[in-house]
Context: one part of a larger RNA
RNA sequence: UGACGGGGGCCCGCACAAGCGGUGGAGCAUGUGGUUUAAUUCGACGCUACGCGAAGAACCUUACCUGGGCUUGAACUGCUGGAGGUAGGAGCCCGAAAGGGUGACGACCCGGAGCAAUCCGGGAACCAGCAGAGGUGCUGCAUGGCUGUCGUCAGCUCGUGUCGUGAGAUGUUGGGUUAAGUCCCGCAACGAGCGCAACCCUUGCCCUUAGUUGCCAGCGGGUAAUGCCGGGCACUCUAAGGGGACUGCCCCGGAUAACGGGGAGGAAGGCGGGGAUGACGUCAAGUCAGCAUGGCCUUUAUGUCCAGGGCUACACACGUGCUACAAUGGGCGGUACAGAGGGAGGCAAAGCCGCGAGGUGGAGCUAAUCCCUAAAGCCGUCCUCAGUUCGGAUCGCAGGCUGCAACUCGCCUGCGUGAAGUCGGAAUCGCUAGUAAUCGCGGAUCAGCUACGCCGCGGUGAAUACGUUCUCGGGCCUUGUACA
Numbered sequence: 001u002g003a004c005g006g007g008g009g010c011c012c013g014c015a016c017a018a019g020c021g022g023u024g025g026a027g028c029a030u031g032u033g034g035u036u037u038a039a040u041u042c043g044a045c046g047c048u049a050c051g052c053g054a055a056g057a058a059c060c061u062u063a064c065c066u067g068g069g070c071u072u073g074a075a076c077u078g079c080u081g082g083a084g085g086u087a088g089g090a091g092c093c094c095g096a097a098a099g100g101g102u103g104a105c106g107a108c109c110c111g112g113a114g115c116a117a118u119c120c121g122g123g124a125a126c127c128a129g130c131a132g133a134g135g136u137g138c139u140g141c142a143u144g145g146c147u148g149u150c151g152u153c154a155g156c157u158c159g160u161g162u163c164g165u166g167a168g169a170u171g172u173u174g175g176g177u178u179a180a181g182u183c184c185c186g187c188a189a190c191g192a193g194c195g196c197a198a199c200c201c202u203u204g205c206c207c208u209u210a211g212u213u214g215c216c217a218g219c220g221g222g223u224a225a226u227g228c229c230g231g232g233c234a235c236u237c238u239a240a241g242g243g244g245a246c247u248g249c250c251c252c253g254g255a256u257a258a259c260g261g262g263g264a265g266g267a268a269g270g271c272g273g274g275g276a277u278g279a280c281g282u283c284a285a286g287u288c289a290g291c292a293u294g295g296c297c298u299u300u301a302u303g304u305c306c307a308g309g310g311c312u313a314c315a316c317a318c319g320u321g322c323u324a325c326a327a328u329g330g331g332c333g334g335u336a337c338a339g340a341g342g343g344a345g346g347c348a349a350a351g352c353c354g355c356g357a358g359g360u361g362g363a364g365c366u367a368a369u370c371c372c373u374a375a376a377g378c379c380g381u382c383c384u385c386a387g388u389u390c391g392g393a394u395c396g397c398a399g400g401c402u403g404c405a406a407c408u409c410g411c412c413u414g415c416g417u418g419a420a421g422u423c424g425g426a427a428u429c430g431c432u433a434g435u436a437a438u439c440g441c442g443g444a445u446c447a448g449c450u451a452c453g454c455c456g457c458g459g460u461g462a463a464u465a466c467g468u469u470c471u472c473g474g475g476c477c478u479u480g481u482a483c484a
Base pairs, nucleotide, nucleotide: 001484002483003481004480005479007478008477009476010475011474012473013472015468016467019431020430021429022428023427026323027322028321029320030319031318032317033316034314035313042053043052064309065308066307067306068305069304070303077131078130079129080128081127082126088105091102092101093100094099108123109122110121111120112119113118134298135297137296138295139294143292144291145287146286147285148283150281155194156193157192158191159190160189161170162169163168174185175184176183200275201274202273203272205243206242207241208240209239210238211237214233219230220229221228246269249263250262251261252260253259325424329383330382331381332380333379334378335377341372342371343370346365347364351360352359353358390421395416396415397414398413399412400411401410437460438459439458440457441456442455443454
């Protein structure tokens, strides 16, 4: 000087408390450990691994296993030599394919000669060989880059000066204040940098500009009905620009300061809500399998091609989720209201067929013009507390779709079957407002999908916070130390 303390003081954070909903029990999905296996490819391991790399494992992917092949190789560069019916190659044979054999036919580019046919030389491709290739082989304790975490925490430093023999201190401590090393005051310090804040995006109010979306708002026409048409941009909206909030105004407190409390006006206050943004550093944290890269290892194989299998195994154990255990619920019928996205080998309407998945059909749409589009809700009715009209696992049968192909191992539909489960031990998680809870919708990946995941979007919409003693994490000052 740090680090640490079951030392002290001050102060924060869904840290506790207050409250709401969960997990831990059940079934299923998914990841992991373990076990098994020819293989169950590899990585990730407290917080910070475990719905993580996987934003798509039937083949492919694929890195694993078994078996069958190839070797200058599946892709690339250079050199030497060789062979013109050469390279390529329909067909045929072996084969699971890859590959191997045979093989009709049979080229291309450049230069020269020639009227032309053609000939000569060179190149490409081919064969033999050499050098190099290749490696998801090892080392993240050799690395770059990127990332997680402490932590959006308020800190981390420098120049000059001053103090100290020195390590170093001071500044950065102190009194207030703040979300903040934020600001004010004081002070042997005076300044400065990286952080904080602001500048950026989005949302909330208004204005301007602009109207193939919106509007009978005002007029006209038309319909069973609809902005459907003429017409108009006023409103809604869309998208560009601008305004608006600054403790600016008033009162009180405070050191006449910073600032705090209250009020007015306002769509909005006192950082309005959300996002992007992550200082010096810590964990030899993570990644050699995204990529790059040093070193090592391997080169008829640790490279490469193919078929099949495996990554989907299952006595078990854990994490993360979904669905429930019902009556603020379940079934049936009727009826209403979003936002954000996506859509040319795509999204697909009406109509028709089918109980349904789906099929048929193709209007329209290069998409504010067309299409994909709500559910909870509301109204009516049945069920009356029951392992049930709860719950849907499991299994059987019959079908649909994608795809070369659904046995291992896809999703969906119908009928039948109806398991566990009656609210979950110790323990444990999330959340402070348009949040939790609850309800559906969309997208990426993608032929299809094991998505209940992830990333977004809107609908309905709470409860509680006395307080900081305690638990966890953190900041500042101080104290002890046999630790560095």